A computed fold for a 263-nucleotide RNA from a Pseudomonadota bacterium, annotated as Bacterial large signal recognition particle RNA. Rfam family: Bacterial large signal recognition particle RNA. Its Rfam clan is "SRP clan". About the family: The signal recognition particle (SRP) is a universally conserved ribonucleoprotein involved in the co-translational targeting of proteins to membranes. Rfam classes the family as a non-coding RNA gene. The gene name in the source record is ffs.
RNA sequence: CCGUGCUAGGCGGGGAGCUCGUGGUGCCCUGAACCCCAAAUCCACGUCAGGGGGGCUGAACUCCCGCCCGAGGCCCGGACCGCGCCAUGCACGACCCGCACGUGGUGUCGAGGGCCGGGUCCUGCGCAACGGAGUCCCGCGAACCGAGUCAGGUCCGGAAGGAAGCAGCUCUCAGCGGAUCGCCCCGUGUGCCGCAGGGAAGCCUGGUCUGAGCCGGCGACGGGCACCGGUGUGACGCGGCCGAGUCGACGGCGGGUGCACGG
Numbered sequence: 001c002c003g004u005g006c007u008a009g010g011c012g013g014g015g016a017g018c019u020c021g022u023g024g025u026g027c028c029c030u031g032a033a034c035c036c037c038a039a040a041u042c043c044a045c046g047u048c049a050g051g052g053g054g055g056c057u058g059a060a061c062u063c064c065c066g067c068c069c070g071a072g073g074c075c076c077g078g079a080c081c082g083c084g085c086c087a088u089g090c091a092c093g094a095c096c097c098g099c100a101c102g103u104g105g106u107g108u109c110g111a112g113g114g115c116c117g118g119g120u121c122c123u124g125c126g127c128a129a130c131g132g133a134g135u136c137c138c139g140c141g142a143a144c145c146g147a148g149u150c151a152g153g154u155c156c157g158g159a160a161g162g163a164a165g166c167a168g169c170u171c172u173c174a175g176c177g178g179a180u181c182g183c184c185c186c187g188u189g190u191g192c193c194g195c196a197g198g199g200a201a202g203c204c205u206g207g208u209c210u211g212a213g214c215c216g217g218c219g220a221c222g223g224g225c226a227c228c229g230g231u232g233u234g235a236c237g238c239g240g241c242c243g244a245g246u247c248g249a250c251g252g253c254g255g256g257u258g259c260a261c262g263g
Base pairs, nucleotide, nucleotide: 001263002262003261004260005259006258009057010056011055012030013029014028015027020046021045022044023043024042034054035053036052037051063256064255065254066253067252068251072247073246074245076243077242078241080240081239082238083237084236086234087233088232089231090230092229093228095224096223097222098221101219102218103217104215105214106213112210113209114208115207116206117205118204119203120202121198122197123196124195125194126193127191128190129188130187131186132185134183135182137178138177139176140175146171147170148169149168154163155162156161
């Protein structure tokens, strides 16, 4: 140096969390990497820190060590940015009040005001309209227990004569139907209706007297409020960004690594 057979090792790793600590299950990152069993009311272990069973590979591209890079996680800080919440301020907007300066509108074709009246409102009465019930009018309307007349038949009587009375016909009660003009009663989300009384806050309107203002829509100005929008300050929270630290996958570089037999 070559060949054969083995062994250590390897067949994923990392972060946070959990834990006295370590590893695993579960979460996240990396990225491609044997299989099976149990594991959060956890599972297995103790610094040589997962347990059990099976399989493959095996001294190097693959295993081990060091350095670099750095996905990602964790932690600390920030006087930076955004959002949220709490407290507090301002009063810019919004809103409210005032004024009548500007503007606008209106006014000698009479503003505003005074006086007299009417309406709108309330009460009573009347009239009308509408509705209902009644009366009046028309028709129907009682097996017997309504009326009149009562054939036939019945009863009393020697007779003359008398009596009750069904059906029929006529009339009518209760009731039913029609008609709705008149009359009476009751009622009303009715009325450009009438009479009388009351009331007067507001509004509308007529007459009359006076005779130059009146209104406040917008702007200006003054005041108010802090519910709403805006904005300032302070504290806190979340997210982003920046900086420091820590662990660190993948990847890169360098170094290291056993036994036996045969040639």